[in-house]
Molecule: RNase P RNA; transfer RNA
Organism: Actinomycetota bacterium
RNA sequence: GGAGCCGUCCGGGUGGCCGCGGCCCGGUUCGUCCGGGUCGAGGAAAGUCGGGACUCCGCAGGGCAGGACGCUGGGGAAAUCCCAGGCGGGGCGACCCGCGGAAAGUGCAACAGAAAGCAGACCGCCUCUGCCGGGCCCGAGGCCCGGCGGAGGUAAGGGUGAAACGGUGAGGUAAGAGCUCACCAGCGCACCGGGCGACCGGUGCGGCUAGGUAAACCCCGUCCGGAGCAAGGCCAAGCAGGGGGCAUGGGCGGCCCGUCCAGCUUGCCCCCGGGUAGGCCGCUAGAGGCGAGCGGCAACGCUCGCCCCAGAUGGAUGGCCACCGCCUCGCCGCGGCGACGUGGCGAGGUACAGAAUCCCGCUUACAGGGCGGCUCCUGUG
RNA sequence: GGGGGUGUAGCUCAGUUGGCAGAGCGCUACGUUCGCAAUGUAGAGGCCAGGGGUUCAAUUCCCCUCACCUCCA
Numbered sequence: 001g002g003a004g005c006c007g008u009c010c011g012g013g014u015g016g017c018c019g020c021g022g023c024c025c026g027g028u029u030c031g032u033c034c035g036g037g038u039c040g041a042g043g044a045a046a047g048u049c050g051g052g053a054c055u056c057c058g059c060a061g062g063g064c065a066g067g068a069c070g071c072u073g074g075g076g077a078a079a080u081c082c083c084a085g086g087c088g089g090g091g092c093g094a095c096c097c098g099c100g101g102a103a104a105g106u107g108c109a110a111c112a113g114a115a116a117g118c119a120g121a122c123c124g125c126c127u128c129u130g131c132c133g134g135g136c137c138c139g140a141g142g143c144c145c146g147g148c149g150g151a152g153g154u155a156a157g158g159g160u161g162a163a164a165c166g167g168u169g170a171g172g173u174a175a176g177a178g179c180u181c182a183c184c185a186g187c188g189c190a191c192c193g194g195g196c197g198a199c200c201g202g203u204g205c206g207g208c209u210a211g212g213u214a215a216a217c218c219c220c221g222u223c224c225g226g227a228g229c230a231a232g233g234c235c236a237a238g239c240a241g242g243g244g245g246c247a248u249g250g251g252c253g254g255c256c257c258g259u260c261c262a263g264c265u266u267g268c269c270c271c272c273g274g275g276u277a278g279g280c281c282g283c284u285a286g287a288g289g290c291g292a293g294c295g296g297c298a299a300c301g302c303u304c305g306c307c308c309c310a311g312a313u314g315g316a317u318g319g320c321c322a323c324c325g326c327c328u329c330g331c332c333g334c335g336g337c338g339a340c341g342u343g344g345c346g347a348g349g350u351a352c353a354g355a356a357u358c359c360c361g362c363u364u365a366c367a368g369g370g371c372g373g374c375u376c377c378u379g380u381g
Numbered sequence: 382g383g384g385g386g387u388g389u390a391g392c393u394c395a396g397u398u399g400g401c402a403g404a405g406c407g408c409u410a411c412g413u414u415c416g417c418a419a420u421g422u423a424g425a426g427g428c429c430a431g432g433g434g435u436u437c438a439a440u441u442c443c444c445c446u447c448a449c450c451u452c453c454a
Stems, first nucleotide, its partner, number of pairs: 001377010012324007020040008042352001046363002049361005054228004061257004066224005071085005086099005100219002105217002107213002122158002124154014166184006187206008232281004241272007248262005288307008325350011382453007391406004400437001408424005430446005
């Protein structure tokens, strides 16, 4: 100097003019308006993906169904979250990605190929045998070679596929093959050692092989009642009722148990229709923020101190101007062999987006920049 | 603000234990007719909304993004 990995932070500043919403104070004709003070978007406020708080469904119990998650240990209110570790895969490396069970069972694998799941035999290789032709031995007869058939053996080699039932070598055989042996890889069981654990290391034995798919059904373990602030409550205003069903019926928003309500003159449920589109509460002080100390590898926890930090409801948090900052491009000057650095002038750009009950996460979008740690390559000393 | 659903040819829609993507209308060419319509024959036209993942293999299964429709007080 180049290429890259990880973590973390910021994401315009100052001044002037005009304007908006909440709260407080003062004035006021108590309708509102005027003046002053103070506060006023984000790292994602977004997607609504996961989990809660909160509210209602009278209760929120058990079972089935359904759904979600899945290595181990820890953190956390909880989680498809976070931290540390284990194993497997990728990368030269910093580092990144994945995660229960396929020797419980069922299903699936198009096309190609001989054969695709308790495998299979097309070409090839080998043995025996029938017929034909040729050759050799003096002949009967036998042997050898070639061709066309038949009966078998074989899984070394070829070829198909995403995938073909361990690899290498030696022995063995008619040809072959874990058929046998040695080594290696991988699997199961037992024992020993280490670790809280996932798991790791070692020894011995066994059988030579156990394929893929669970973001297919399923099995095992853990968790989950449903709906959502347009939840829900209060006030005001306004209207018109009609039809159907059941009566041991109805509710508990999948079903059953269970439970609750009403009980013989009205009650409950469903459907159609009519009215209102006003106000207040919920509504912002919270698993809150910042700083320090201590414990812990870390996530995080504990203690102390300080602070109050948006609450709109057609929906405020904005617009214009000037200067500065940052980035890109062009021209010029200087330094340097050069990549490049630095200074001046001009032009262009300065993102993604925007609260709506709140919180913790994840994911997605983002002009550009800062800081810290690390890896690889090249050059120079 | 909060739920639910859809996206496949120009248009309207099918597409299931994941295995070469179809139908009707429309379009093009030819035949038929004096010409048109109707009709007959043949054909073209699709990255299955976009991206990533699981799998040998994805319209289909999982995740993210985009667009559209619908419900609620």